[in-house]
RNA sequence: CGGGGCGUGGCCCAGGGGUAGGGCACUCGUUUGGGGUGCGAGUAGUCGUGGGUUCAAGUCCCACCGCCCCGA
Numbered sequence: 001c002g003g004g005g006c007g008u009g010g011c012c013c014a015g016g017g018g019u020a021g022g023g024c025a026c027u028c029g030u031u032u033g034g035g036g037u038g039c040g041a042g043u044a045g046u047c048g049u050g051g052g053u054u055c056a057a058g059u060c061c062c063a064c065c066g067c068c069c070c071g072a
Base pairs, nucleotide, nucleotide: 001071002070003069004068005067006066007065010024011023012022013021018055026042027041028040029039030038048064049063050062051061052060
């Protein structure tokens, strides 16, 4: 320098046009003599950044940033 993949709550991942969900963690309640476990509820997301397309973008397009891989 060229090509490819990935980027989504604190962490790990789903969702590939109709307005974002699961597990773990955290908080509260319940259970226990107390803790843990189990059960129930809840908090937490400018979906890497900026543009574009569209009635509507996490999803499609472009550029950039970061990480990984391949080639030179």

The RNA shown here (transfer RNA) has 72 nucleotides and comes from an Elusimicrobiota bacterium. It matches the Rfam family "tRNA". Lineage of the source: Bacteria > Pseudomonadati > Elusimicrobiota. It was read from a public genome assembly.